Notes: This is a predicted complex of two RNAs, RNase P RNA and transfer RNA, with 456 nucleotides together. Rfam match: Bacterial RNase P class A.

RNA sequence: GAGGGCGGACAGACGGCCGCCGGUUCGCAUGGCGGACCGGAGGAAAGUCCGGACACCUUAGAGCAGGGUACUCCCUAACGGGGAGCGGGAGAAAUCCCAGGGAAAGUGCCACAGAAAAUAUACCGCCCCGCCCUGGCGGGGUAAGGGUGAAAUGGCGAGGCAAGAGCUCACCGGGCCGGCGGCGACGCCGGUCGCAUGGUAAACCCUGCCCGGUGCAAGGCCGAAUAGGAAGGCAUGCCCCUGAUUGGGGCAGGCAGUUGCUCGCUGCCGGUCUUCGGGUUGGCCGCACGACCGAACCGGUAACGGUUCGGCUAGAUGAAUGGCCGUCCGCCUUUUGAAAAAAAGUCGACAGAAUCCGGCUUACCGUCCGCCUUCCUCA
RNA sequence: CGGGAUGUAGCGCAGUCUGGUAGCGCACACGGCUGGGGGUCGUGUGGUCGGAGGUUCGAAUCCUCUCAUCCCGACCA
Numbered sequence: 001g002a003g004g005g006c007g008g009a010c011a012g013a014c015g016g017c018c019g020c021c022g023g024u025u026c027g028c029a030u031g032g033c034g035g036a037c038c039g040g041a042g043g044a045a046a047g048u049c050c051g052g053a054c055a056c057c058u059u060a061g062a063g064c065a066g067g068g069u070a071c072u073c074c075c076u077a078a079c080g081g082g083g084a085g086c087g088g089g090a091g092a093a094a095u096c097c098c099a100g101g102g103a104a105a106g107u108g109c110c111a112c113a114g115a116a117a118a119u120a121u122a123c124c125g126c127c128c129c130g131c132c133c134u135g136g137c138g139g140g141g142u143a144a145g146g147g148u149g150a151a152a153u154g155g156c157g158a159g160g161c162a163a164g165a166g167c168u169c170a171c172c173g174g175g176c177c178g179g180c181g182g183c184g185a186c187g188c189c190g191g192u193c194g195c196a197u198g199g200u201a202a203a204c205c206c207u208g209c210c211c212g213g214u215g216c217a218a219g220g221c222c223g224a225a226u227a228g229g230a231a232g233g234c235a236u237g238c239c240c241c242u243g244a245u246u247g248g249g250g251c252a253g254g255c256a257g258u259u260g261c262u263c264g265c266u267g268c269c270g271g272u273c274u275u276c277g278g279g280u281u282g283g284c285c286g287c288a289c290g291a292c293c294g295a296a297c298c299g300g301u302a303a304c305g306g307u308u309c310g311g312c313u314a315g316a317u318g319a320a321u322g323g324c325c326g327u328c329c330g331c332c333u334u335u336u337g338a339a340a341a342a343a344a345g346u347c348g349a350c351a352g353a354a355u356c357c358g359g360c361u362u363a364c365c366g367u368c369c370g371c372c373u374u375c376c377u378c379a
Numbered sequence: 380c381g382g383g384a385u386g387u388a389g390c391g392c393a394g395u396c397u398g399g400u401a402g403c404g405c406a407c408a409c410g411g412c413u414g415g416g417g418g419u420c421g422u423g424u425g426g427u428c429g430g431a432g433g434u435u436c437g438a439a440u441c442c443u444c445u446c447a448u449c450c451c452g453a454c455c456a
Stems, first nucleotide, its partner, number of pairs: 001375010012328007020040009042350001046361002049359005054215004061263004066211005071085005086100001087098004101206002106204002108200003123146002125142008154172002157169003173195001174193008219285004229276006237251005253269005278455003292311008329348002332345005380452007389405004399436001407423006429445005
């Protein structure tokens, strides 16, 4: 210097003028108006794909169904996220990718082709025997070779054989057993078994683990208005206390909380639910101090955790965060120019808070920084 | 803001659960019947299943991401 890889930061800069939202404060002719000062979108605010906080239903209960997840260890409030490893794959390396439990628990499926698709078997071929005679027929052996297919019953070499075949042997692969190392996934070594069981679980399923429901339109308070209207569903039963009752209590039942079913629990019962009809289209809280941000030190390979110090950083509700001008920066186009460069013009990525937070995924013009690896050149 | 559903030929829909040839009706083109039109009969054209990636030998169908369209949800009595 060139190529490749990984990680991080920024998201045009500055100034002026006019506006918008929120807060504090001051003034005035105080249902308000005006001034000053301060703050005012993101790395994804997005998709709503996961996980939590919070709120209500009961403190979140039991069983079945249902859903999710899947190598190991760790981190975390939790996770399907992250870190470090293991195994497999790609690459020359740095590095990257993997829905990566179980197919000897069972069931299903494997189209077409092919002899045969998991049960067993043989189309061509090879070899032996018999018959007819120069190539066929019949019987038997074989699975090495050919052929089919996405996939064909360990691979390869030698021996062996009529031809062959783990039939035998060496090496590789695989199953089982033992030892050693590692928390573990697993790895290494030794022995043994000629090798017995193809794929598919993002097919049903099995195993381990996890999951209650509804979402800030949760939920709480204040105010206003209307016909406590109509239809339908399920219920409308019994007993005790009392002199008696429209009072109190109990049992059964119904409805709701409670997505599917059963049980339990709670509330109400002459109620409750659904639909239609009626009224309002207001205000406040929840709601901005939090698993928050920054720095230093300590522990840990790391994710992360701990201690100390410092900081406060949007809060709207038809919904603010914008517009114009000037200078500079960057891309592109045109012109001039031999080039360097100059001038003019257009443009400035994706996008935009809505209860909050941790992730994942997706979109994105570009700029800058750091580290790793390979090659070339020079010293 | 929250929740849910659907994308297959020009139009309306099956097929997706249980993977293997993509079909039906209308429309369109051609031909027959008719003197012509309409109508009817026959034949045919037309889709890479919204897009991308993955699993599988094989994907409209299974899984993930993404795009578009549509639907529902305010409070009170």